[in-house]
Molecule: transfer RNA
Organism: Phycisphaeraceae bacterium
RNA sequence: UAGCCCGUGGUGUAACGGUAGCACAUCAGGUUUUGGUCCUGAGAGUCCAGGUUCGAAUCCUGGCGGGCUAG
Numbered sequence: 001u002a003g004c005c006c007g008u009g010g011u012g013u014a015a016c017g018g019u020a021g022c023a024c025a026u027c028a029g030g031u032u033u034u035g036g037u038c039c040u041g042a043g044a045g046u047c048c049a050g051g052u053u054c055g056a057a058u059c060c061u062g063g064c065g066g067g068c069u070a071g
Base pairs, nucleotide, nucleotide: 001070002069003068004067005066006065007064010024011023012022013021018054026042027041028040029039030038047063048062049061050060051059
């Protein structure tokens, strides 16, 4: 430098173009003598900028970051 793949709460992982879920973690409450377990609830996310579309996490373009391969 080129080709390919990936980027979603704190972490991991889903989501035929149509309200972004789940688990763990965190916080609050309940249960318990306390802790743990268990139950209920809350907060927290689509890498960035454009484009297409009635509607984009998803499709297109460019960029950024990471990985693999080639030179």